[in-house]
Context: one part of a larger RNA
């Protein structure tokens, strides 16, 4: 001076208490593990791996296997030589890749010998090429402690010196926030603001949105308006600014008014010094190392889908605050040309035929739970829906290993889950739906939207995990 401590003190945080819904116990999705296996590519490992890389593995992607090819090479430059195009269509072997042959076809510039552009084939070796190894060689990102309130510098000053001060201490704050005291006095990254959204006003502007008046329609439909919603663009506004009270005449806090909002008004990006030889050599980039008829590189086909166990992560359910059946109301973010696709018809349906409309406030896509009626009447059931089995649909060369979806028929396990265990403090949890990136197809993943819409905090003794001050210490 740190580190620790089952020492003390203060203080903080969904840490814990008080609620509320889960997971751990079924099925079934997904990731790991182990285990098979030809081969089940890698990589990620306690918080901080495990629906993670992967915003989407039939072929491809693919980096693994097996087997069939190439060998200057799939891809780049240079150099010879040969053709004259290249592309394209066609025969022939073949799984294809290829290999073999047929056909079709250039350009400039010229002293006609030639040369020169591009392209193709063969040659030669300089090089190519590597998702091979090393994240304990590295850049670059990146997680984690933690958005925690810290880390540190110049000069002064003390101390032999390591170093101490400043930073401490009395008050306060979310905050090393500020305020006061003080051998310190300033000053730097960080806090806090500045940024973005969302809460209320105004003022512009008024189509494709909007619609009070006035006509008009089946309908904001069409005149019309420009008030209202809405939409985007510039501004307002929140600052302990005001009062009362506590405090030390401070800093602040406590109540109040006034206002849409009140004490950082809700979220968001925003992540110091540092730690953990954390994580990536398979995004990238890069040192040494190895591989060079293969550890390169095309191709089929086949794995990455295996399945005894076991683990995390989610869906669906156990039912009546529910099912089912028929009726009815109301969203918001968004996306559309290799696209969204309306009516209208066919199909039970999944789709199909259609092709209006729209590069879109104009057109398309577009709720659900919820209300209102009925009917089940607690029963493994009209709950649950796994699994089989037929019969189709839709993508796409291709859905057998291995897609989603439809209908009809089967209808398992489960009757609220030991031990432990997670998430949430409000428009939050719970729940109930759209949307969209990926992407031909393939979400119960992952990012958004809205609708409906609680409970509960006495408190900080403990449990974790951090911060300050101090205190031991045979530890650096």
């Nucleotide at each position: 001076u740190g580190a620790c401590g089952g020492g003390c003190a203060c203080c903080c945080g969904c840490a814990c208490a008080a609620g509320c819904g889960g997971u751990g116990g079924a099925g079934c999705a997904u990731g790991c593990u182990g285990u098979u296996u030809a081969a089940u590519u890698c990589g990620a490992a306690g918080a901080u791996a495990c629906g993670c890389g992967a915003a989407g593995a039939a072929c491809c992607u693919u980096a693994c296997c097996u087997g069939g090819g190439c060998u200057u090479g799939a891809c780049a430059u240079c150099c010879c030589g040969c053709u004259g195009a290249c592309c394209g269509u066609c025969u022939u072997g073949g799984a294809a890749a290829c290999a073999a042959g047929a056909u079709u076809u250039u350009c400039c510039c010229u002293u006609c010998g030639g040369g020169g552009a591009c392209a193709g084939c063969g040659g030669u070796g300089a090089c190519a090429g590597g998702u091979g190894g090393u994240g304990c060689a590295u850049g670059g990102u990146u997680g984690u402690c933690g958005u925690c309130a810290g880390c540190u510098c110049g000069u002064g000053u003390c101390g032999u010196g390591a170093g101490a001060u400043g930073u401490u201490c009395g008050g306060u704050u979310a905050a090393g926030u500020c305020c006061g005291a003080u051998a310190a006095c300033g000053a730097g990254c960080g806090c806090a603001a500045c940024c973005c959204u969302u809460a209320u006003c105004u003022u512009u502007a008024a189509u494709u949105g909007c619609u009070a008046a006035c006509a008009u329609u089946c309908a904001g439909u069409u005149g019309a308006g420009a008030a209202c919603c809405u939409u985007a663009a510039a501004g307002a506004u929140a600052c302990u600014g005001c009062c009362g009270g506590u405090g030390a005449c401070a800093a602040a806090c406590c109540g109040g008014a006034g206002g849409a909002a009140g004490g950082u008004g809700g979220g968001g990006a925003u992540g110091a010094c540092g730690u953990c030889a954390a994580a990536u050599c398979a995004u990238c980039a890069u040192g040494c190392c190895c591989c060079u008829u293969a550890c390169g590189u095309c191709c089929a086909g086949g794995g990455c889908u295996a399945c005894a166990g076991g683990c995390g992560u989610g869906c669906u359910a156990c039912a009546a605050u529910g099912g089912c059946u028929g009726g009815u109301a109301u969203a918001a973010u968004a996306a559309g040309a290799c696209g969204c696709a309306a009516a209208a018809c066919c199909g039970u349906g999944a789709g199909g035929u259609g092709g209006a409309g729209c590069a879109a406030a104009u057109c398309u896509c577009c709720a659900a739970a919820g209300c209102c009626a009925g009917u089940c009447u607690c029963a493994g059931u009209a709950c649950g829906g796994a699994u089989u089995g037929a019969a189709g649909u839709c993508u796409g060369c291709a859905a057998c290993u291995c897609g989603a979806c439809u209908u009809c028929a089967u209808g398992a396990a489960g009757c609220u889950g030991g031990a432990a265990u997670c998430g949430c403090u409000a428009g939050u949890a719970a729940u109930c739906c759209c949307g969209a990136a990926u992407c031909a197809g393939a979400a119960u993943g992952u990012c958004g939207g809205g609708g409906u819409g609680a409970a509960u905090a006495c408190g900080u003794u403990c449990c974790c995990g951090g911060g300050u001050g101090u205190u031991g210490u045979a530890c650096a």

A computed fold for a 476-nucleotide part of an RNA from an uncultured Mycoplasmatota bacterium, annotated as small-subunit ribosomal RNA, 3' major domain. The RNAcentral record of the full RNA draws on SILVA.